[in-house]
Molecule: transfer RNA
Organism: Krasilnikoviella flava
RNA sequence: GCGCUUGUAGCUCAGUGGAUAGAGCAACCCUCUCCUAAAGGGUAGGUCGGAGGUUCGAAUCCUCUCAGGCGCA
Numbered sequence: 001g002c003g004c005u006u007g008u009a010g011c012u013c014a015g016u017g018g019a020u021a022g023a024g025c026a027a028c029c030c031u032c033u034c035c036u037a038a039a040g041g042g043u044a045g046g047u048c049g050g051a052g053g054u055u056c057g058a059a060u061c062c063u064c065u066c067a068g069g070c071g072c073a
Base pairs, nucleotide, nucleotide: 001072002071003070004069005068006067007066010025011024012023013022018056027043028042029041030040031039049065050064051063052062053061
């Protein structure tokens, strides 16, 4: 330099054009308990790496760009 791939909640991931973007773990609160843990219930947490474009509508499609990984040279 070229190609492929990943980027979504604090962490691990799902979601491959439609509706308010979800799950598990973690955090916080409540119940239970002498206390803790476990168990059960609830709450909060996201401009989907960034910019632009296509579309009635984009996390999803296209272009550029940033970062990580792999391969080729």